[in-house]
RNA sequence: GGAGCGGUAGAUCAGCCGGGAGAUCGCCAGACUGAAGAUCUGGAGGUCGCGGGUUCGAUUCCCGUCCGCUCCA
Numbered sequence: 001g002g003a004g005c006g007g008u009a010g011a012u013c014a015g016c017c018g019g020g021a022g023a024u025c026g027c028c029a030g031a032c033u034g035a036a037g038a039u040c041u042g043g044a045g046g047u048c049g050c051g052g053g054u055u056c057g058a059u060u061c062c063c064g065u066c067c068g069c070u071c072c073a
Base pairs, nucleotide, nucleotide: 001072002071003070004069005068006067007066010025011024012023013022019056027043028042029041030040031039049065050064051063052062053061
């Protein structure tokens, strides 16, 4: 330098043939308990790496760019 894959909540990851942003753990509150843990219920938490483009509408499609891993040279 070229190619492929990945980047989504605090963490690990789904969702990616365009239309509701989600799961588990963690966190907070309540129930329960003498207290804690476990369990149950509810809640908070996300510029979907970043910038543009297409579209009525983009996590999803297109272009550029940054970071990580792998392969080729």